[in-house]
Molecule: Lysine riboswitch aptamer
Organism: Oceanobacillus polygoni
RNA sequence: CGGUGAGGUAGAGGCGCAAAUAUUAUUAGUAAUCAACAGGAGAAUGACAACAGUGAUGGUUGAUGAAAGGGGUACUUGCCGAAGCGUAAUAAGGGUCAAACUUAUUAUUUGCUGGUAUAUCUUUGAACAAGAGAUGUACUGUCAUGCUUAAAUGGAUGUGCAUGGAGAACUACUGAUCGA
Repeated sequence: CGGUGAGGUAGAGGCGCAAAUAUUAUUAGUAAUCAACAGGAGAAUGACAACAGUGAUGGUUGAUGAAAGGGGUACUUGCCGAAGCGUAAUAAGGGUCAAACUUAUUAUUUGCUGGUAUAUCUUUGAACAAGAGAUGUACUGUCAUGCUUAAAUGGAUGUGCAUGGAGAACUACUGAUCGA
């Protein structure tokens, strides 16, 4: 001087991601409780226990009357595989057990997804809110390749366009290593 980029540190994408606190709408005049009336045997995924003709589940009327999850707003914190989804295991939840469901933790071919928006279908949900998955479309960031263009030419760098890839990525610094 040139090449490669182990490791470390810092950073960029943008309605960027996640969590906590406060408040608020919805859930809902619902569930539940009490009283009265009518009714007449069981309710829940299955079994057992408990309760139940001293009247079950459910129904009508009246009175009282929620909550959880999810949403909006404000503010704070941690961050850029932020985070989410899938699979498996463990623990807890409810009268007990099992299944299913919910929450938390751990693991993973280092499973899939760069990010946002939107449409259809499926699913969760009280919901037409919102979430998750699949497929498609658009925008956007990054890198690679090709073309174009700017200062005389060339190279490098920048502009614009097209195609394609993925976050174990990309950029910068440091530092490591190889060659002369």